[in-house]
RNA sequence: GCGUCUUUAGCUCAGUGGAUAGAGCGUCGGACUUCUAAUCCGCAGGUCCCAGGUUCAAGUCCUGGAAGGCGCGC
Numbered sequence: 001g002c003g004u005c006u007u008u009a010g011c012u013c014a015g016u017g018g019a020u021a022g023a024g025c026g027u028c029g030g031a032c033u034u035c036u037a038a039u040c041c042g043c044a045g046g047u048c049c050c051a052g053g054u055u056c057a058a059g060u061c062c063u064g065g066a067a068g069g070c071g072c073g074c
Base pairs, nucleotide, nucleotide: 001072002071003070004069005068006067007066010025011024012023013022018056028042029041030040031039049065050064051063052062053061
């Protein structure tokens, strides 16, 4: 350089163009317990990598860019 895949909550990941964008784990608060762990209940936490475009409507489709993984080439 070329091809290809990935980027969504603190972490690991779902998400058919239309629901208030979700789950598990974790954090925090509470219950329980002599205390802790475990267990149970509840809350919070998101510019969906960035910028444009298409559309009545975009996390999802298209274009460009960025970062990372893999393969190939010099």
Notes: Predicted 3D model of a 74-nucleotide RNA (transfer RNA) from Holospora undulata HU1. The prediction has a mean pLDDT of 81. The organism belongs to Holospora undulata, within Bacteria. Its Rfam family is "tRNA". Rfam classes the family as a transfer RNA. The sequence is in RNAcentral, with records from ENA.